[in-house]
Context: one part of a larger RNA
Molecule: large-subunit ribosomal RNA, domain IV
Organism: Microbacterium sp.
RNA sequence: CUCGGGCUAAGGAACUCGGCAAAUUGAUACCGUAACUUCGGGAGAAGGUAUGCCCCUGCUGGUGAACCGCUUGCGCGGUGAGCUGGGGGGGGUUGCAGAGAAUCGGGGGUAGCGACUGUUUACCAAAAACACAGGACUCUGCUAAGUCGCAAGACGACGUAUAGGGUCUGACGCCUGCCCGGUGCCGGAAGGUUAAAAGGAGGGGUUAACCCUUGGGUGAAGCUCCGAAUUGAAGCCCCGGUAAACGGCGGCCGUAACUAUAACGGUCCUAAGGUAGCGAAAUUCCUUGUCGGGUAAGUUCCGACCUGCACGAAUGGCGUAACGAUCUCCCCGCUGUCUCAAACGUGGACUCA
Numbered sequence: 001c002u003c004g005g006g007c008u009a010a011g012g013a014a015c016u017c018g019g020c021a022a023a024u025u026g027a028u029a030c031c032g033u034a035a036c037u038u039c040g041g042g043a044g045a046a047g048g049u050a051u052g053c054c055c056c057u058g059c060u061g062g063u064g065a066a067c068c069g070c071u072u073g074c075g076c077g078g079u080g081a082g083c084u085g086g087g088g089g090g091g092g093u094u095g096c097a098g099a100g101a102a103u104c105g106g107g108g109g110u111a112g113c114g115a116c117u118g119u120u121u122a123c124c125a126a127a128a129a130c131a132c133a134g135g136a137c138u139c140u141g142c143u144a145a146g147u148c149g150c151a152a153g154a155c156g157a158c159g160u161a162u163a164g165g166g167u168c169u170g171a172c173g174c175c176u177g178c179c180c181g182g183u184g185c186c187g188g189a190a191g192g193u194u195a196a197a198a199g200g201a202g203g204g205g206u207u208a209a210c211c212c213u214u215g216g217g218u219g220a221a222g223c224u225c226c227g228a229a230u231u232g233a234a235g236c237c238c239c240g241g242u243a244a245a246c247g248g249c250g251g252c253c254g255u256a257a258c259u260a261u262a263a264c265g266g267u268c269c270u271a272a273g274g275u276a277g278c279g280a281a282a283u284u285c286c287u288u289g290u291c292g293g294g295u296a297a298g299u300u301c302c303g304a305c306c307u308g309c310a311c312g313a314a315u316g317g318c319g320u321a322a323c324g325a326u327c328u329c330c331c332c333g334c335u336g337u338c339u340c341a342a343a344c345g346u347g348g349a350c351u352c353a
Base pairs, nucleotide, nucleotide: 001348002347005344008341010339011338014337019334027051028050029049030048031047036041038171052093053092054091055090056089057088059086060085061084062083063082067078068077069076070075094098106332107331108330109329112326113324114323118130119129134169135168136167137166138165139164140163146155147154148153172319173318174317175316177249178248179247182246183245184242185241186240187239188238191237192236193235197231198230202226203225204224205223206222209218210217211216250268251267252266253265254264277311278308289305290304291303292302293301
């Protein structure tokens, strides 16, 4: 120096990102126990008192000697010594200390998030992430939908809409506003568009034949190539519905007898212009916003305000008892975290053999 360890004057978080680490607490019995609450809880809340040994004395449990009574016998009943267990009362005694060691909760307040118990990144993340019971939408009538497979086949399910699949939300309480213009989905079938196919107007190639004839021209049938009109489904266009489908939810100007503000008015745009609730928030840039509280002093915290850069209602909104190795702030206790270090002891390192 290092590892792990016990102790420390006075102070007691001044340490630090942060009480990290350590310390405190700790058992049993009794007393006592708040807000809040889903009446279960919170709660071991908090906070107190007692605890050794000896003597005396009641109470109570187990076992049950001896004796007495009854009985033909087996046995039954009564009294109850001794031994043993539990708890109570009184008195005494003793140490610094009696749950004498070891095992063995520190506590309280306040917010955020998630209801809860659970699950997770095997080997840097345990959480506010996932799941969850509950809620909703949607598909599926059974050879179900859906999934795996080329298929046979299998799962779904030896189930049958109180069932099964998918998606979203996430206990519970109070609720869940407006917009269907876009996209999606569902329904509709009048019209427009439209594939293969049908159809075949018309045209081309070839050449028996014929004509003029070195050359060439016309050209039936057959074969063959192209091919207009017309007919032609779904889809799309179109017409409706649907937001716990994907999603979206405005601007400018003026106005009240102080000022300020604007219940009110005007105007433009939109599919409709954000309702309730909440709000500098896990969301607020400006920002350490402003005011209040807590501190001597507070970029954090709590309560409010609302000017919401850029909350907002199942990508759920706002609350919420209980719960959490969660996260924020404060207080009590406690301490070598610190002021500020010191000595001690174990194992290493180190020196010598």